[in-house]
Context: one part of a larger RNA
RNA sequence: CUCCAUCUAGCCCGUCUUGAAACAUAGACCAAGGAGUCUGACAUGUGUACGAGUCAAUGGGCUAGGAAACCCGUAAGGUGCAAGAAAGCUGAUUGGCAGGUUCCCUCACAGGUGCACCGCCUACCGACUUUGAUCUUUUGAGAAGGGUUCGAGUGCGAGCAUACCCGUUGGGACAAAAAAGAUGGUGAACUAUGCCUGAGUGGGGCAAAGCCAGAGGAAACUUUGGUGGAGGCCCACAGCGAUACUGACGUGCAAAUCGUUCAUCUGACUUGGGUAUAGGGGUGAAAGACUAAUCGAACUGUCUAGUAGCUAGUUCCCUCUGAAGUUUCCCUCAGGAUGGCUGGAGCCCCCGUCGAGCUCUAUCGGGUAAAGCCAAUGAUUAGAAGUGUCGGGGGUGCAACGCCCUCGACCUAUUCUCAAACUUUAAAUAGGUAGGAUGGCAUGGCUACUUCGUUGAGCAGUGCCACGGAAUCAGAGCUCCAAGUGGGCCAUUUUUGGUAAGCAAAACUGACGAUGCAGGAUGAACUGGAAGCCGGGUUAUGGUGCCCAACUGUGCGUUAACUCGGAACCCACAAAGGGUGUUGGUCGAUUAAGACAACAAAACGGUGGUCAUAGAAGUCAAAAUUCACCAAAGAGUGUGUAACAACUCACCUGCCGAAUCAACUAGCCUCAAAAAUGGAUGGCAAUUAAGCGCGUGACCUAUACCCGACCGUCGGGGCAAGGGCUAGGCCUUGAUGAGUAGGAGGGCACGGCAAUCACCGUAAAACUUAGGGUGAGAGCCUAGGUAGAGUGACCGUCGGUGCAUAUCUUGGU
Repeated sequence: CUCCAUCUAGCCCGUCUUGAAACAUAGACCAAGGAGUCUGACAUGUGUACGAGUCAAUGGGCUAGGAAACCCGUAAGGUGCAAGAAAGCUGAUUGGCAGGUUCCCUCACAGGUGCACCGCCUACCGACUUUGAUCUUUUGAGAAGGGUUCGAGUGCGAGCAUACCCGUUGGGACAAAAAAGAUGGUGAACUAUGCCUGAGUGGGGCAAAGCCAGAGGAAACUUUGGUGGAGGCCCACAGCGAUACUGACGUGCAAAUCGUUCAUCUGACUUGGGUAUAGGGGUGAAAGACUAAUCGAACUGUCUAGUAGCUAGUUCCCUCUGAAGUUUCCCUCAGGAUGGCUGGAGCCCCCGUCGAGCUCUAUCGGGUAAAGCCAAUGAUUAGAAGUGUCGGGGGUGCAACGCCCUCGACCUAUUCUCAAACUUUAAAUAGGUAGGAUGGCAUGGCUACUUCGUUGAGCAGUGCCACGGAAUCAGAGCUCCAAGUGGGCCAUUUUUGGUAAGCAAAACUGACGAUGCAGGAUGAACUGGAAGCCGGGUUAUGGUGCCCAACUGUGCGUUAACUCGGAACCCACAAAGGGUGUUGGUCGAUUAAGACAACAAAACGGUGGUCAUAGAAGUCAAAAUUCACCAAAGAGUGUGUAACAACUCACCUGCCGAAUCAACUAGCCUCAAAAAUGGAUGGCAAUUAAGCGCGUGACCUAUACCCGACCGUCGGGGCAAGGGCUAGGCCUUGAUGAGUAGGAGGGCACGGCAAUCACCGUAAAACUUAGGGUGAGAGCCUAGGUAGAGUGACCGUCGGUGCAUAUCUUGGU
């Protein structure tokens, strides 16, 4: 290294998608082929040449050459060197201040110099606007000025040519594929219709006109019997057709057939041949039917590699970085542009300048949550008081704005309940600004502003002030170019619609998408925590009877549910209401002056109280409910009778000898609790648990944390010498490593060409093999076998350069 066996983990890849192992789609296998190319224009960057210029290609020349390469210039031309939108017309110069690499000086501080760049200001040019001296054909020219306006300007140029990478765009434009469109032809052997010319049509029935005869009649004519043989008439064969079985068949006999049944069958019948009508055209007893198995516009060549915002596909490796589903606009909603997010290329400084998803201090704005309604607005419950006022009703009275009573309004002090579009009050979070040299203080000036005012404001100037004016952390800032994205989705919290939703729509933050790992048995989003490759140690979430790594640990309590016990966020449900199941608690009572419970005794008298009643004697009903005797007994708690009776209770006593009773409350358990294949705390099983609740130790394990080795990447520092070549190098030190779309860098492989080296009939390439070695990988080197003629390395250069998928193409199995 390969094969076999066992154990553990392990769902099928590509794809569209918020999301795929999916009952989403494509895919049996193998070989060969198979998709971002070339070019014009433009733009950024980089390299190179020359540089206020630059550029061979129109041409000419040299030359052995009818060589593309070499050479040439007062040359043409392109572009640049000047702007103002354009016309007309006019047309720019060596500024100032602040910060500033470098360099000089200095031991250092300080100082000088001040490039690029950046900020502010001024001047100039042009436009616009204003003003208008002066000169003038009274039509123009126009000096010196002003402006808070505009310019892709000036202020000692930077361009041009070329090469390459990335990108945009026009081209077939990564590649495959429409339905369509245009133009020119070919078709009427199928079929549609017309015309010409031919062919075919058996049998039976009904019986129109006409005709004959008889009868009737004055006649018109009627009637009877024959004859006759008309008809888009009837039955039915051939023929032509095709209703039903929704029969047979349905890889068929057949790309429309077979069987039975059925329709029509002298006519708008069937049919041969010829001929006419042709594609936006024909033909049509009209069905958008038919027009060669093609018809809501035939077939065929060309335009044509037509186009597609749509669908599927898009080929080697490693390293670094790494998204978006949002803003604005669009005949925009399956798409684009724009901003955002991202990468790359740089530039510029860098020790506290500058910065911060942080805190602190100071200060500012707010009207949400809460609160309030005996505060405003609006809603709203209940009584109470009321001299007066208003309305309704009543009493008294002849009447009265007389008196009295009453209901409401109103008013007064209270009371109950509320508000997204109410509010006096008013948070927490969140947000803005500031925390100094561009500052502070003092001072004298200027101004067309301002003021009664040298008052203020602004501006420039001078002098003084360094404890650099909170904490913590940390490298900041700027420019250019460009990809992908522009379907999102989930969770906590806040929030809108909706009965609700795995529903729709917002906000903050974090996830998934783009992401593996440990746990939740299983799993996009939950919990823990993010990952180079290894070794050791320790943990998180979660666990420790067995499956399954780790205590059948320890302490206390609770639970009995074998007709359904229970067993861990998201989460895979159960309620109101019950229970003398059991365990706690709160509160109120009774009790050695003997309760509660059990047993026993008594439960009587005035009185059959009064009333009512057909009757009511404690007990149908109504009102009242007293006295005596007692240890105690209600003018009576129930059963009962027609009414009595009888029994019982309340109450009291005896016996007994210590706790007892009611109401409420909450833990577990239980009832409430019914569904279709047999089934799921994950399973087995477990009951002083291996259930539930509260503690307390030990232990188990992740790619997490710590330590160490190695690899890569990025940053810092050092190095031209002593033996160590490759500065594209070496040494050393610190940090770091997830990744879809996408970007960048570095490599591997294939086929040509050029130069330089090589191999080869003593065996090149190619193919092949559990062969060996090597690299992080694409891969490379080597050995054996088959084979038999070319091949390789390095440095360059060019590209029809890398396959697993496309119902891919061709071939094979």